Predicted 3D model of a 102-nucleotide RNA (Glycine riboswitch aptamer) from Antribacter soli.

RNA sequence: CGAACCGUGACGGGAGAGUCCGGAGCACCGGAAGGUGUGGCCGGCGCCGAAGGAGCAAGUCCUCCCCGGGAAUCUCUCAGGCCCCUGUACCGUCGUGGCGAG
Numbered sequence: 001c002g003a004a005c006c007g008u009g010a011c012g013g014g015a016g017a018g019u020c021c022g023g024a025g026c027a028c029c030g031g032a033a034g035g036u037g038u039g040g041c042c043g044g045c046g047c048c049g050a051a052g053g054a055g056c057a058a059g060u061c062c063u064c065c066c067c068g069g070g071a072a073u074c075u076c077u078c079a080g081g082c083c084c085c086u087g088u089a090c091c092g093u094c095g096u097g098g099c100g101a102g
Stems, first nucleotide, its partner, number of pairs: 001102001005098009018045001020044004025038005046082003052078001053076003060071004
């Protein structure tokens, strides 16, 4: 000087699933009954899986002769989410820190 690996910051890209039902509140319309909307609240059922978490029981991948072990974009949904927005694993670029093949 410095590949590779790990962490971290910024920018860009980046899904999925009920704007369901009921109730209270608020706002608007209405003489009233009632209706419409609602970021937020409570309850019920349904659903998603890419914050996090759990498990290798199934399938897949890695290692292994086998046994066995490990991992996750796999499975499970505790948490989280299901109009829009935001956010999200992951990918790219730039910067930065650690370690360091050569």
Model confidence (mean pLDDT): 77 of 100. The sequence was found by an Rfam model in a public genome assembly. Of the family's consensus pairs, 86% are formed in the model.